[in-house]
RNA sequence: GUCACAUUAGUUUAAUUGGUAAAGCACAGCUUUGUGGAUGCUGAGAAAAGAGUUCAAAUCUCUUAUGUGACC
Numbered sequence: 001g002u003c004a005c006a007u008u009a010g011u012u013u014a015a016u017u018g019g020u021a022a023a024g025c026a027c028a029g030c031u032u033u034g035u036g037g038a039u040g041c042u043g044a045g046a047a048a049a050g051a052g053u054u055c056a057a058a059u060c061u062c063u064u065a066u067g068u069g070a071c072c
Base pairs, nucleotide, nucleotide: 001071002070003069004068005067006066007065010025011024012023013022019055027043028042029041030040048064049063050062051061052060
C1' cells in the first nucleotide's frame, strides 16, 4: 500500500434478512439479617463518528476512526 472482518449499557453477548433495542454479571433502592453476604422485588444505563436511501435503519449504501487477520 491492497483486501477482508469486527465496533451495541461499566463488562460479556443477543436481536432469524428494515417495523422502533433483549438478557447474564456488575451498579442503585427496597425486602430480609444483630451486621455483612446470599435470596426476592424494582430501577437507571447503550447502536464508534458523519452523511445518504426509506413512511420507517443496529440492520442497506458511502466516507472517516480504531482494532484484528491475510497478501505485498
The prediction has a mean pLDDT of 81. The RNA shown here (transfer RNA) has 72 nucleotides and comes from Hebeloma cylindrosporum.